c-di-GMP-I-GGC riboswitch aptamer from a Chloroflexota bacterium, 84 nucleotides, folded computationally. The coordinates come from a structure-prediction model, not an experiment, and the mean pLDDT is 89.
[in-house]
This record gives sequence, structure tokens and C1' cells, in this order.
RNA sequence: ACCGAGAAAGGCAAACCCGUCGAAAGGCGGGGACGCAAAGCCACGGGUCUAACGCUGUAUAGCGAUGACAGCUGGUUACCGAAG
Repeated sequence: ACCGAGAAAGGCAAACCCGUCGAAAGGCGGGGACGCAAAGCCACGGGUCUAACGCUGUAUAGCGAUGACAGCUGGUUACCGAAG
């Protein structure tokens, strides 16, 4: 350094519920734990979601991010230390 233990110490917190912000996706706070060895950080790599607004020109639609997602992939930094 790779790696990740029926290790220690600690950390995070899905669904769902309540409050709140938002057009929405979703965010934040509280409760709650499905899980996570980066579930820390990065949205100007790829991907996904939304469509207020704009365009199409008449439509319960389509397209577009300037909006969002880091618990999809990717990048980046880092705690601990059994075996290999």
C1' cells in the first nucleotide's frame, strides 16, 4: 500500500411518521433503523429524477436544467489494524 476481522473505539441512518421549505424532484429538523468500511466530501466525468419557467402550438402531451440525487457509477480525502 492492497485488504477488511464473528476485533475494539466510535460514526452514519433506508422505509415510515411528525414539523417545515419547495411548482416538483427533493432539502432541513425531530422520531425511527433497512442497511453502510468511506452511507465523509465532490453535481463542471457518466447516469438518474423533476419541469416552476421556456419552446412546440393547443396539449391530462412532448422536449429542454438554470432545479435536484453522493445510500447508482466515478473521483477524492480519511479513523482503526486481525489474517493474507